[in-house]
Context: one part of a larger RNA
RNA sequence: AACGAACGUUGGCGGCAUGGAUUAGGCAUGCAAGUCGAGGGAAUCCCAGCAAUGGGGGAACCGGCGUAAGGGGCAGUAAGGCAUGGGUACCUACCCUAGGGUUCGGGAUAGCCACCAGAGAUGGUGGGUAAUACCGGAUGACCUCGUGAGAGCAAAGAUUUAUCGCCCUGGGAGGGGCCCAUGUGAUAUUAGCUAGUUGGUGAGGUAACGGCUCACCAAGGCAAAGAUGUCUAGCGGGUGUGAGAGCACGACCCGCGCCACUCGCACUGAGACACUGGCGAGACACCUACGGGAGGCAGCAGUGGGGAAUAUUGGACAAUGGGGGAAACCCUGAUCCAGCGACGCCGCGUGGGUGAAGAAGGCCUGCGGGUUGUAAAGCCCUUUCGGUGGGGAAGAAAAGCCUCGACCUAAUACGUCGGGGUAUUGACGUAACCCACAAAAGAAGCACCGGCUAACUCUGUGCCAGCAGCCGCGGUAAUACAGAGGGUGCGAGCGUUAAUC
Repeated sequence: AACGAACGUUGGCGGCAUGGAUUAGGCAUGCAAGUCGAGGGAAUCCCAGCAAUGGGGGAACCGGCGUAAGGGGCAGUAAGGCAUGGGUACCUACCCUAGGGUUCGGGAUAGCCACCAGAGAUGGUGGGUAAUACCGGAUGACCUCGUGAGAGCAAAGAUUUAUCGCCCUGGGAGGGGCCCAUGUGAUAUUAGCUAGUUGGUGAGGUAACGGCUCACCAAGGCAAAGAUGUCUAGCGGGUGUGAGAGCACGACCCGCGCCACUCGCACUGAGACACUGGCGAGACACCUACGGGAGGCAGCAGUGGGGAAUAUUGGACAAUGGGGGAAACCCUGAUCCAGCGACGCCGCGUGGGUGAAGAAGGCCUGCGGGUUGUAAAGCCCUUUCGGUGGGGAAGAAAAGCCUCGACCUAAUACGUCGGGGUAUUGACGUAACCCACAAAAGAAGCACCGGCUAACUCUGUGCCAGCAGCCGCGGUAAUACAGAGGGUGCGAGCGUUAAUC
């Protein structure tokens, strides 16, 4: 100097940041991923009606998209990582752009109904039903395969009738996979390591190259420029310090990687081997009628535990962004805000002027006085912050509706862009900011004073009690212990401790 600090003591206000570093130990409770009725059928409810019927809403279920993002943590990983620079044998949902297509059929199944089993979780049998769910045929190319002839591969409809979709193919944007080079800890008190090991041929597998996997063949490959082993560790942008070189670190924020009770595995999918999906095993823990089931906060709060130590079971989707939807809108512990903590940085205040009888009191004294000290009192003035009352922006731009123009077009539809009008939307918020009111009124401490190092006397104590960062103080006059007066330094803080430069 610096800190994600803690401890002691003290504590007025505000702004901006920041706050589980330890047990990647265990978790009660609530919330954190839904949405679409303009895909399907539909329990049921509401309104009108005598009814038929019409209108509106709509749980669970099927279906689509999303749930691979966002959010958290740093256990593992010394290289399947990261950083920088190259490369390509590859993929890419939604979005943009271009070309083409959107034909004919079929059988199921959930919901539902009936029955059955079970304490329950849940399951079984039978019946019957729909789709943008599933399957088949046709058509197919500038797509795929093939030297070629040729062979192969698709679709889904909805409604308010003009749109939104659906399928195939090319290009783009953005995103990713893989490969290479260089760099990226400690240890030789670790010197040899390696059998899919190193290479080849062929095959399988993958989106794709490849011992990635397999069969066969060869005997290679790495290593003192440190292989292999062991220990430690997420990496970078950066952060701290320092004149720099360097050294130490990697909280918050950003990029990448990895993990999701532990271990393994695949399924679905454009994308996962998947934090709040599945299966198996294990530990833990819960329910049970003992037959069997259900669970995973390293999401936001919160709880007990461990610890020197780290916050609210808050508000809102108003803004920014994300998912779904044609939209209205819904969801969003992302986010924006508020709460708590002097934990940090910064700003402000705790008053200003005048005032010598140098008051009283304290302390010292050579008893004359000195000092505290213009300090106080007194007089004059001001009112920041806080308090009370009143006023009061910006964060809100839109989307929607009406309208004008341009483009598109057969079109005055629709759509896109631009202009005008109109209406609505604020968690924060009893906010910022402004005005008024009252009275100096409510607001100063902490450490130190032997040298280093700014700051000195008295009393007590007597190698005791104690101090101490180093040197060292204390055994009867201690500026070094303790108290007091005085002083010095910093100041809503001041000291101490830990680790770093």

A computed fold for a 501-nucleotide part of an RNA from an uncultured bacterium, annotated as small-subunit ribosomal RNA, 5' domain. Its mean pLDDT, the model's own confidence on a scale to 100, is 83. It matches the Rfam family "Bacterial small subunit ribosomal RNA". Gene Ontology terms of the family: ribosome and structural constituent of ribosome. RNAcentral holds the full RNA, with entries from ENA and SILVA.